[in-house]
């Protein structure tokens, strides 16, 4: 330098409304910051962070999986060095 990727789970509160609408807790690198768009508490695109690039469990798939544990996820062990995955 160029590539790949995620962006979850809970409480409360407020609203029928406009291209968009809060406070707090958990875990984690990161849980969503800015810009266009798109009529229903949301999705896509780009850029920024952040983390991972074959020494590849970052991420995806099986999987709404199975045991354990938790408010829930997240954690731990299976599945499983099983298939895939960016130099």
């Nucleotide at each position: 330098c160029g590539g790949g990727g995620g962006a979850g789970c809970c409480g409360c509160a407020c609203u029928u409304g406009u291209g968009a609408a809060g406070c707090g807790g958990c875990u984690g690198a990161g849980a969503g910051u800015c810009g266009c768009c798109c009529g229903g508490g949301g999705g896509g695109c780009g850029a920024g962070a952040c983390c991972c690039u074959u020494u590849g469990a970052a991420c995806c798939u099986g999987a709404u999986g199975c045991g354990g544990u938790u408010a829930a996820u997240a954690c731990c062990g299976c599945c499983g060095a099983a298939g895939g995955g960016a130099g």
Predicted 3D model of an 87-nucleotide RNA (TPP riboswitch aptamer (THI element)) from an Acidobacteriota bacterium. The coordinates come from a structure-prediction model, not an experiment, and the mean pLDDT is 77. It matches the Rfam family "TPP riboswitch aptamer (THI element)". Rfam's curators write: Vitamin B(1) in its active form thiamin pyrophosphate (TPP) is an essential coenzyme that is synthesised by coupling of pyrimidine and thiazole moieties in bacteria. The previously detected thiamin-regulatory element, thi box was extended, resulting in a new, highly conserved RNA secondary structure, the THI element, which is widely distributed in eubacteria and also occurs in some archaea. Analysis of operon structures identified a large number of new candidate thiamin-regulated genes, mostly transporters, in various prokaryotic organisms.